[in-house]
C1' cells in the first nucleotide's frame, strides 16, 4: 500500500419508539432508547426517494430534505493475509 472482516481486543455510531425544542413540510437538534453498522465518519458530484412553491392535476421548473437507498470522492481503528 492492497484485499478480507470468521475469531479476539479497545473504543465509536445509533433505527423504530418516547419527551422537549426548531421548521409550512420532508426533516433536524438535545435527552432517553438499541434495530442494526467497519466507515451507519465527512462531502448532495451522479442516480434515486421524499417535502414545499408555481400549476386544477400530470409533466416541467425552482427551493429544500435524506450520507442508515445505490454509486462516486475523501479520511480512518483493530485483526488476518
Nucleotide at each position: 500500500c492492497g484485499c478480507u472482516g470468521a475469531c479476539a481486543a479497545u473504543g465509536g455510531c445509533a433505527a423504530a419508539c418516547c419527551a422537549g425544542c426548531u421548521g409550512c413540510g420532508a426533516a433536524g437538534c438535545u435527552g432517553g432508547g438499541a434495530c442494526g453498522c467497519a466507515a451507519a465518519g465527512c462531502c448532495a458530484c451522479c442516480g434515486g426517494u421524499c417535502u414545499c412553491u408555481g400549476c386544477u392535476u400530470c409533466a416541467c421548473a425552482g427551493a429544500g430534505a435524506c450520507a442508515g437507498c445505490g454509486g462516486g470522492g475523501u479520511u480512518u481503528c483493530c485483526a488476518g493475509c
Model confidence (mean pLDDT): 83 of 100. c-di-GMP-I riboswitch aptamer from Ferrimonas kyonanensis DSM 18153, 81 nucleotides, folded computationally. The sequence was found by an Rfam model in a public genome assembly. Its Rfam family is "c-di-GMP-I riboswitch aptamer". The literature on the family includes a 2007 paper in Nucleic Acids Res by Weinberg et al., "Identification of 22 candidate structured RNAs in bacteria using the CMfinder comparative genomics pipeline".